RNA sequence: ACGUAGGUAACCUGCCCUUCAGACUGGGAUAACGGCUCGAAAGGGUCGCUAAUACCGGAUGACAUCUUCGGGUCGUAUGGCUUGGAGAUCAAAGGAAUGCCUCUGUUUCAAGCAUUUGCUGAGGGAUGGACCUGCGUACUAUUAGUUUGUUGGUGGGGUAACGGCCUACCAAGACGAUGAUGGUUAACCGGCUUGAGAGAGUGAACGGUCACACUGGAACUGAGACACGGUCCAGACUCCUACGGGAGGCAGCAGUGUGGGAAUCUUCCGCAAUGGGCGCAAGCCUGACGGAGCAAUACCGCGUGAGGGAUGAAGGCCUUCGGGUUGUAAACCUCUGUUGUUUGGGAAGAACGGCAACGUGUCCAAUAGGCGCGGUGUUUGACGGUACCAGACGAGUAAGCCCCGGCUAAUUACGUGCCAGCAGCCGCGGUAAUACGUAAGGGGCAAGCGUUGUCCGGAUUCACUGGGCGUAAAGGGCGCGUAGGCGGUCUGGUUAGUCAGAGGUGAAAGCUCCGAGCUCAACUCGGAAAUGGCCUUUGAAACUACCAGGCUUGAGUGGUUCAGGGGAAAGCGGAAUUCCUGGUGUAGCGGUGAAAUGCGUAGAUAUCAGGGAGAACACCCGUGGCGAAGGCGGCUUUCUGGGGACCAACUGACGCUGAGGCGCGAAAGCUAGGGGAGCGAACAGGAUUAGAUACCCUGGUAGUCCUAGCUGUAAACGAUGAGUACUAGGUGUUGGGGGUCAAACCUCGGUGCCGGCGCUAACGCAUUAAGUACUCCGCCUGGGGACUACGAUCGCAAGAUUGAAACUCAAAGGAAUUGACGGGGGCCCGCACAAGCGGUGGAGCAUGUGGUUUAAUUCGAUGAUACGCGAAGAACCUUACCUGGCCUUGACAUCCCGGGCUAUCCUGUGAAAGCAGGAGUUUUCCGCGAGGAAACUCGGUGACAGGUGGUGCAUGGCUGUCGUCAGCUCGUGUCGUGAGAUGUUGGGUUAAGUCCCGCAACGAGCGCAACCCUUGUCGUCAGUUACCAGCAUUUAGUUGGGGACUCUGACGAGACUGUCGGUAACAAGCCGGAGGAAGGUGGGGAUGACGUCAAGUCAUCAUGCCCCUUACGGCCAGGGCUACACACGUGCUACAAUGGCAGAUACAAUGAGCUGCAAUACCGUAAGGUGGAGCUAAUCUCCAAAGUCUGCCCAAGUUCGGAUUGGGGACUGAAACUCGUCCCCAUGAAGUCGGAAUCGCUAGUAAUCGUGAAUCAGUAUGUCACGGUGAAUACGUUCCCGGGCCUUGUACACACCGCCCGUCACACCACCCGAGUUGGGUGCACCCGAAGUCGCUGCUCUAACCUCUUCGGAGGAGGAAGGUGCCGAAGGUGUGCUGGGUAAGGGGGGUGAAGUCGUAACAAGGUA
Repeated sequence: ACGUAGGUAACCUGCCCUUCAGACUGGGAUAACGGCUCGAAAGGGUCGCUAAUACCGGAUGACAUCUUCGGGUCGUAUGGCUUGGAGAUCAAAGGAAUGCCUCUGUUUCAAGCAUUUGCUGAGGGAUGGACCUGCGUACUAUUAGUUUGUUGGUGGGGUAACGGCCUACCAAGACGAUGAUGGUUAACCGGCUUGAGAGAGUGAACGGUCACACUGGAACUGAGACACGGUCCAGACUCCUACGGGAGGCAGCAGUGUGGGAAUCUUCCGCAAUGGGCGCAAGCCUGACGGAGCAAUACCGCGUGAGGGAUGAAGGCCUUCGGGUUGUAAACCUCUGUUGUUUGGGAAGAACGGCAACGUGUCCAAUAGGCGCGGUGUUUGACGGUACCAGACGAGUAAGCCCCGGCUAAUUACGUGCCAGCAGCCGCGGUAAUACGUAAGGGGCAAGCGUUGUCCGGAUUCACUGGGCGUAAAGGGCGCGUAGGCGGUCUGGUUAGUCAGAGGUGAAAGCUCCGAGCUCAACUCGGAAAUGGCCUUUGAAACUACCAGGCUUGAGUGGUUCAGGGGAAAGCGGAAUUCCUGGUGUAGCGGUGAAAUGCGUAGAUAUCAGGGAGAACACCCGUGGCGAAGGCGGCUUUCUGGGGACCAACUGACGCUGAGGCGCGAAAGCUAGGGGAGCGAACAGGAUUAGAUACCCUGGUAGUCCUAGCUGUAAACGAUGAGUACUAGGUGUUGGGGGUCAAACCUCGGUGCCGGCGCUAACGCAUUAAGUACUCCGCCUGGGGACUACGAUCGCAAGAUUGAAACUCAAAGGAAUUGACGGGGGCCCGCACAAGCGGUGGAGCAUGUGGUUUAAUUCGAUGAUACGCGAAGAACCUUACCUGGCCUUGACAUCCCGGGCUAUCCUGUGAAAGCAGGAGUUUUCCGCGAGGAAACUCGGUGACAGGUGGUGCAUGGCUGUCGUCAGCUCGUGUCGUGAGAUGUUGGGUUAAGUCCCGCAACGAGCGCAACCCUUGUCGUCAGUUACCAGCAUUUAGUUGGGGACUCUGACGAGACUGUCGGUAACAAGCCGGAGGAAGGUGGGGAUGACGUCAAGUCAUCAUGCCCCUUACGGCCAGGGCUACACACGUGCUACAAUGGCAGAUACAAUGAGCUGCAAUACCGUAAGGUGGAGCUAAUCUCCAAAGUCUGCCCAAGUUCGGAUUGGGGACUGAAACUCGUCCCCAUGAAGUCGGAAUCGCUAGUAAUCGUGAAUCAGUAUGUCACGGUGAAUACGUUCCCGGGCCUUGUACACACCGCCCGUCACACCACCCGAGUUGGGUGCACCCGAAGUCGCUGCUCUAACCUCUUCGGAGGAGGAAGGUGCCGAAGGUGUGCUGGGUAAGGGGGGUGAAGUCGUAACAAGGUA
């Protein structure tokens, strides 16, 4: 100041209404005007004249005011109202206008009369104001004390009026944690926006109040102002000026400029209406107002057409190329006429008022006239020729904006390629983007649409309605206690709160409802309702409160008794440690993961005896005790606090909580003085380590101890404030009481565990609550910044308490779940280790890879899970690479056009491909033929071919790996808010989630197992090319024969823990045995769950997209893939005597064979050659070695080993130079068993020996198969690796190759400090002091009034100028406070894709 309700017994009020009374008699000036005059102007000066409703004196005057004396009555105090007497004081304009001549005077006329309007005093009303009071009205305590006219009183002054409003004196008060004072911000309200409401935000328009009018101050006038368009002063600014001096104030309506800003209009028309001022009125004035203009700024209404129209046109877009969509949309046909254009008509808003005549009433002498009333006529429109109406024309003139990843309605194509860009949040974009840009289509709203800003909502996210604090943010470290808040039981009273009735107020507008008027609506009008409030009054008395009186159960006192490391002080004790002294004794001690530093021959450690010192009190000792918490532990004494139980004598609610306040308060730390054995920050040394300012060791100072003081914090934790009451139990323990012989049992207090209801986000809590309620206090409001800065308080300091902001992020956090992981735990498995056997790593060679080289050394594979891998075989080919030479519809496919009839052969050139040329004439089908067709071929045209070019991170398919590990899931049910769990866990057992038992689970699926193949035994059937016992025969199963055997190969049998014993839960199973060819899966194979690794492959193949198209395609020759300082992987051969060599000699299986395997035979030293029987194979061929027997070698670089090299041959093949294999002769390297490390294997296995096959012209130490000979070892599961199950921790979830911390370096950002500097605000003190009010003075001036007068004047009163005093704006000086700007430099903080150093935390995180 406002809002609301009151008060004025403390007030005023012009104009208006009403009532009463009055208006008598005088006086002096002055403006205008005229003269003179100053000034540039604005403005003056002086002289002279004059009037008033201007000014003044006197009279009169009460129901007014004052004084005084009473009466009545009322009131909450002062007092109010009313009435009587006396005294005092104060008025005026009888003017102005109009009319008339009845009265008076009279010629008109006015001094008369009439009317109207004014004037004065007083009462009342209305209206408007003034003052006072209660309640309410922003943030800040990092503003806690403020105040001297301050608080009150008395006297005086002042005001319309109360009042410190002012003044003198007196007193020392007043305000303040219910927030004074200060700071910052803000006009307040009706209302408006939002909201379910409560609220929150706000104060445009309209209305009420206030404040202000260039800035500051001041008064004057007036009813009203301290005055927007008045005055004075000061200041700043602008303008004029003759430089002397003047003028001005748009925050009135328009308009201009400047500044600010995202941003805000016409220098329009009119007083016609409404309203206001003046006026008797006409009328004048009115940027109020009524209108128009500008702006989609907002609200409302209307239109941009309607009906028909399928070939579903064209075009566009998409497409699986079939089509779809745009879309009845268009065209086209038929209509309508809002709007528009034009022509014509055309309002309401107008009522007053004026004027005219008339009627009527009234005044009057009056039929003049005035005034009032009534109807009649006339006059008045800015908007505006507007609204509206009618005719004509004519679909003609009228659609945009945003969006389309989710939230959120609506999708495709192309372009782009973490670029350009989008984005409200999440997030899109790194070559297939529904998210960027464009297009098509779609969705939404629509003359608008979208964005931005702000407010409310959603947000119960400041929680009154309606929140919380064990772990998410949040209980004060603990107590005592002040204010405050809350408070047992009974009776009576009061009525402040409370409740009820009535009255007043809550302006209008607005909102709501009902009606009405503009064509509707917006808008406007009428009525109603509402306005939570405040006030007055009447009543009620249960509850709260207050007053009075009681009660005993809360609380306290008393008595008896009990337990205790409760506290303080003094004294005493033993064990241990260490030191000192002495003895014994000798070489070590000590310490560690291992060591070293250290101590010790100057005698340590060890041991014995004696002595000293300090600190702490073993056992008892216990989820035992005490204390408010911190905390308290040897024993004794003294002093002292608290608690429990029982009794029920006393008090009689004395209680609970507790902001501030006061006290206590571990450890560390600080001050002073002591003390110092052990321990032990800092420090030193030794280790460890990449480093090791650590962990470990040896020492060791402060400190730890005592006294006195300070500090005041801790994960001061039960992370759980205190108190009271209520709400199932069970079981310990501690102290007491009752009870018992002792027990049991009952009960009170404490302290634990388990657990139900209930609660909880869950975990969990659960009579010691985190349950149900009440009371009081403290605290919280996203993470970081920040337990920080600044300020203040405390402290000796360290520091403590209080405690922000800028900036930054979209999270931070809790509990639980599933995984994964752990240098966590338990159980179990695997050639995982161990036990063994043999290797690799060393040598030479082979082969692959890396690297290097190269014209090219094509490409891929790269820990395990790449590296004798793709490649089951690179001299050409392969071949993808390089060089060179060539082709361009192409080496290959389809279609079209033309020619030819082919095929084939020859020539030239050439490295070939190719290019150029020539010769050549026979195919099939139809047709009588001409001819046509097919195939083939040549040429041409374009569609296309072609690509081992890219992307395995666009894909299919296939594959590797975990892993042949035992797992992975589902349905229903149940549990859980949910993620999920259960089942699948548990007890056993198994190779196995194999089986059994148990169980809120019951079942099922993919895996396991079994079914399949092979091998081992037997049987049946069959019996050639296989077999041969007996019979015959032969060189020979050769032949006859046989069907027994071997074998072949088809079908069967067999093995199932079936059986016995033991064991087990008498289940599954396990152990042992019997029988059996085989025994507990008999051996081997095939078989690979859900999934993991964006694992591998675009170069097997397929394939999207991209790229090349006289080349990234195609052909050819030569070269390369074979290079070679090196490094690695995988192998072969060895190093020898378990061997080598020579001779003799025996026994397989799997396979392969016509472009083939090839026998016997012959030739060659041999590779091989000649030759060709036999064999399309149980028939023929390829076809064994180790072994066995005999001999030699004698420990050596060899009779080991065979590389390398020389020479000579053989074979394949157009072709062995680069670059094949084999043979013979000669040569005879390294190597004497292999460092660190590392691989395989558990039985017909390892080891060792040879054989075959695929590929293949040729090329095998590789690969895949086959058989022969044929071991050792496994105690066991501590450890390494991998895996399974359960459990635990987790800050991991891209899942430990995880996460993550701090310094440093760089960039940017905001902040703090900062020598200062700069401009604001404000306090105090002082100086100066305008205008002006007030006071004093007033010698100067002065008409009215008074006195005197000689009438000239003089004096007085009053007033004025001037002077002066107080106050006093601006200004100045000094000194503080305060919040800004800026600043060298300093400081930390935040953010940043890749930086540096370490690895602190998360697992036992490797030192919890």
Predicted 3D model of a 1408-nucleotide RNA (small-subunit ribosomal RNA) from a metagenome. The RNAcentral record of the sequence draws on SILVA. Its Rfam family is "Bacterial small subunit ribosomal RNA".